Predicted 3D model of a 1227-nucleotide part of an RNA (large-subunit ribosomal RNA, half B) from a terrestrial metagenome. The full RNA is in RNAcentral, with records from SILVA. Rfam family: Bacterial large subunit ribosomal RNA. The prediction has a mean pLDDT of 83.
Context: one part of a larger RNA
RNA sequence: CCCAGCCGAGGGAACUCGGCAAAUUGGCCCCGUAACUUCGGGAGAAGGGGUGCCUGCGGUUGUGUAAACCGCAGGUCGCAGUGACUAGGGGGGCCCGACUGUUUAAUAAAAACACAGGUCCCAGCUAGCCCGAAAGGGUUUGUACUGGGGCCGACGCCUGCCCAGUGCCGGUACGUGAAGCCCGGGUCCAACCGGGUGAAGCGCCGGUAAACGGCGGGGGUAACUAUAACCCUCUUAAGGUAGCGAAAUUCCUUGUCGGUUAAAUGCCGACCUGCAUGAAUGGCGUAACGAGGUCCCCACUGUCCCCGGCUGGGGCCCGGCGAAACCACUGCCUGGCGCAUAUGCCAGGGACCCCCGGUGGGAAGCGAAGACCCCAUGGAGCUUUACUGCAGCCUGCCGUUGCCAUACGGCGGGGGGUGCGCAGCGUAGGCGGGAGGCGUCGAAGCCCGGUCUCCGGGCCGGGUGGAGCCGCCCAUGAGACACCGCCCACCCUCUGCCGUAUGGCUAACCCGCGAAAGCGGGGACAGCGGUAGGUGGGCAGUUUGGCUGGGGCGGCACGCCUCCGAAAAGGUAUCGGGGGCGCCCUAAGGUCGGCUCAGGCGGGUCAGGAAUCCGCCGUAGAGUGCAAGGGCAAAAGCCGGCCUGACUGGACCCGUAACAGAGGCGGGUCCAGCCGCGAAAGCGUGGCCUAGCGAACCCCAGUGCCUCCCCGGUGGGGGCCUGGGAUGACAGAAAAGCUACCCUGGGGAUAACAGAGUCGUCUCGGGCGAGAGCCCAUAUCGACCCCGAGGCUUGCUACCUCGCUGUCGGCUCUUCCCAUCCUGGCCCUGCAGCAGGGGCCAAGGGUGGGGGUGUUCACCCAUUAAAGGGGAACGUGAGCUGGGUUUAGACCGUCGUGAGACAGGUCGGAUGCUAUCUACCGGGGGUGCUGGCCGCCUGAGGGGAAGGCGCCCUUAGUACGAGAGGAACAGGGUGCCGCGGCCUCUGGUCUACCGGUUGUCCUACAGGGCAUAGCCGGGCAGCUACGCCGCGUCCGAUAAGGCCUGAAGGCAUCUAAGGCCGAAGCGGUCCCCGAAAAUAGGCGGCCACUCCCUGGCGCAGGGGGUCGGGUGACCGGCCCGUUGCCAGGGACGAGGGCACCCGCAGAAGACGGGUUUGAUGGAGCGGGGAUGUAAGCGGGAAGGGAAACCGACCCGUUUAGUCUGCCGCUCCCAAUAGCCCGAGGUU
Repeated sequence: CCCAGCCGAGGGAACUCGGCAAAUUGGCCCCGUAACUUCGGGAGAAGGGGUGCCUGCGGUUGUGUAAACCGCAGGUCGCAGUGACUAGGGGGGCCCGACUGUUUAAUAAAAACACAGGUCCCAGCUAGCCCGAAAGGGUUUGUACUGGGGCCGACGCCUGCCCAGUGCCGGUACGUGAAGCCCGGGUCCAACCGGGUGAAGCGCCGGUAAACGGCGGGGGUAACUAUAACCCUCUUAAGGUAGCGAAAUUCCUUGUCGGUUAAAUGCCGACCUGCAUGAAUGGCGUAACGAGGUCCCCACUGUCCCCGGCUGGGGCCCGGCGAAACCACUGCCUGGCGCAUAUGCCAGGGACCCCCGGUGGGAAGCGAAGACCCCAUGGAGCUUUACUGCAGCCUGCCGUUGCCAUACGGCGGGGGGUGCGCAGCGUAGGCGGGAGGCGUCGAAGCCCGGUCUCCGGGCCGGGUGGAGCCGCCCAUGAGACACCGCCCACCCUCUGCCGUAUGGCUAACCCGCGAAAGCGGGGACAGCGGUAGGUGGGCAGUUUGGCUGGGGCGGCACGCCUCCGAAAAGGUAUCGGGGGCGCCCUAAGGUCGGCUCAGGCGGGUCAGGAAUCCGCCGUAGAGUGCAAGGGCAAAAGCCGGCCUGACUGGACCCGUAACAGAGGCGGGUCCAGCCGCGAAAGCGUGGCCUAGCGAACCCCAGUGCCUCCCCGGUGGGGGCCUGGGAUGACAGAAAAGCUACCCUGGGGAUAACAGAGUCGUCUCGGGCGAGAGCCCAUAUCGACCCCGAGGCUUGCUACCUCGCUGUCGGCUCUUCCCAUCCUGGCCCUGCAGCAGGGGCCAAGGGUGGGGGUGUUCACCCAUUAAAGGGGAACGUGAGCUGGGUUUAGACCGUCGUGAGACAGGUCGGAUGCUAUCUACCGGGGGUGCUGGCCGCCUGAGGGGAAGGCGCCCUUAGUACGAGAGGAACAGGGUGCCGCGGCCUCUGGUCUACCGGUUGUCCUACAGGGCAUAGCCGGGCAGCUACGCCGCGUCCGAUAAGGCCUGAAGGCAUCUAAGGCCGAAGCGGUCCCCGAAAAUAGGCGGCCACUCCCUGGCGCAGGGGGUCGGGUGACCGGCCCGUUGCCAGGGACGAGGGCACCCGCAGAAGACGGGUUUGAUGGAGCGGGGAUGUAAGCGGGAAGGGAAACCGACCCGUUUAGUCUGCCGCUCCCAAUAGCCCGAGGUU
């Protein structure tokens, strides 16, 4: 020091994000309990009282004078009787959720999920929903009081408006609508084309919000002002109702007011300006409940002021066993340089070697190929009105698939009817034949009915009637419906086929029953198969561009043209500075001829400054379709004539694209052809030039030709050439989002922190002095403009770091700067004094406590001499915290269709590491210091703040001042902060000790064990603070400043030479370390200057140089030069060590004492001290008992007993016996 635990004076949450942690409370009995309430609750509310032991008695209670329990009375002890263990702290306000429950096994227990209950939707059973490829299965052997799905979430009061959008449901005359089918075209057929028919779906019409969802703006107005019941206007599908409201929602915001507090970014109550509340994505309340969130109060406390003591286990030492991470070599400081934060480079300083305990500043420490950010034509999960599909579902057609009937439609056939221009007797469909046809099988006429109608009639049926009626003739373009045949249009009827619809049937098929045969039900539907259309994030595969002072958002600098930038060839970048293009023109093209513009001046009807006309001047200022540049005057401009060369084929060159290549595009030159204009030369392959653009696949068009599976023909296909259709992300994929659930590969090529550079911004100065200051720039303030410094703000840059330098704030602790807040010394003042204002010097010391907030900051309260500003990786997470931010959960507001998102809010949410080196704080062992050793000093050097600052009194009610007020020098006292030491006192602790006491065990007593030392009351020594003691001044040198003398410069001048003063600051005086101070010191004392034995070498050893080795003081090789040396053992030996007994000394070492010549420790004894009166015995005791006797407890013996780390005494015991090291050199 860590972990676990015990105690604490005074204060009592001042701690902190927050009472986190701890403490308090605690069992049982009795009394007594508020608001509120869903009448259950809230309640153990709160708050009080009692509680042991002994003696006796009563009751439950029965056979009992067993036992147990309840109760009453009396006695009695202690600080304390649930005496230990066990065992709620309480209350109030608010938010959220009703509740008990459930959840992220391993960071989230929650306001999330669930829940009873509400509501909506689907479903009549071969149901609906779900699993499955199907068979089959679940729901269910259930049946609407049921099952499934969605939303809300007890309960109470409620749940407004909007159906325009999206969805769902319903409807559907009409539009659209695939295959099939029908019709037509297609040279016959097929392909193919057109039309028709026509399902679902869509359009269309309607319904639906407890479906997804949504629920405005402007202006004016009341007799103070303000506001607006009121009015106007735009607009919508409708414009937010009740309620609630700075809220888990409010940006501004710490809104404003009230309450709570000394002080409140908190909390509660209000207000309403709701950035951005609001009604089952439920709104507002709500008793009870909650390991939920938040605020306050009481109690209580070591959370804190401010820390102290104690216990146990680690740590430390000894013995045994014995990992891992990590490790290039290594391992000082300061300043600098350097890829921009160096143990290693440069400079200066420091620095003998090794070990132990400790602390964690550094090694941008170790750990994990950064999770943030960006990048990848990387991945994955999720979403959707991204793209493309698939399942599923809906629907048409065909097959499985049969029979009958009816209706309708189409076609064919049979029969019948109808057919009105004018003229005409008349309602003449067309053509042909035709002179006769019809009639008792009932003509004309009449009546009734039906049907058609051009309203005049036609046709048909029935009745009556009873024998005729019509044609040929006339008129008419056409002549008889007299009659016959064929035909057209429409209608009626019959029939065949096909289709549609409906009804019936049964035999496919399905279901039920049955062993089966079969019976019953359904029934050509359904189902199944095929095909076609629709729907289709249910599922799947993918896409979702690039540039970019990070990315995103924005923009396009993504294809072209022009100028500048561009640095006199060419070329040349930026999200550089200016502009333009994505066309246009049959003339605005070709050619030939002609002409000259803009403007000015003069003249001229209306007529002007400017209209048309005349004259003169007029290099270009005009015009040139459109940008800019370069051009252009008998033209490239303007006008006219004739034309189409804006043509076909071919070749080459150039530009885009410096220097290699390059598709496409553009420009130019030439040849051939055919043309135009011109007398001709000649010009013309579009436009004064430089922009006006686009590959392949695919599709379309033109014209001629080639080709196609045995041949010919035809249709059709393929191809060559030309033209057209677009990719603007413009050398050209077919394409939307989210990810905080995320993953991988990479990047310091690229952001966020820190550093670096810069310093616009920031902070602080300066120059000038307009002005303010009555006057007066400069007591004070100081505009405009200008110049700096600093590197604390914020930016910019992207230089180090993405195989990892942890990020805000707080706590802790150290140091530095000064632009000084206080204290010290000065100067000026618009300084009388006091108190101020401004400035100069000065960094020694100090710079505090609290409230709300995570805050830094800022605000506030009360103090103060003052409550300074900054740096040290916004100092400090291998030191702590973890409130904020910044993972995963969840809620609100807002945005988004959604997944989700938000420098918006809210609740919750893992902080690893045994220290190798360095550094620092301590403690040791060696070597060196020229023989060894013991003791005492010196003090180079280092450290310190050892002090700092108030208040009071005297001076003195003095100086000063009209007064009010009111100093100083000097001296005395006292306090706070800081530092050092100490334990007499006071206080704390005191697991030595003494006592009390609970439970239990050792049979009882005595004496003990265990329960935190069981708990409780005391407490010496020791350690301690809250206690006690101490912490002068003076000298020297200076700063600003004040002076003397004094020139340069006959004066003046504090300065230039010289001299004197002058600060808490600097150096001493004071305290501590300090001979390793390599210049290794001084003084005093002691010992020594040897001796013996064995072995070895004798070109060996010591010395110097050099090279190598070792952690190191050192050791070894070679060379030089020189002459005795090396190894081992022993003796003597100042002194030292070990061992032994110890300590108030101590982690180990060390330090100090002792060792028989001894009081060092133990023990004994005495003294002092702590507890508080032992055991035993005697006596008493409430009562009970016939008695013997029982009995908590009391008194005496007893100032007892027990204990004692203190002070002493005493050799009774133990420090015994001993061992080791140690200079011995030079002249």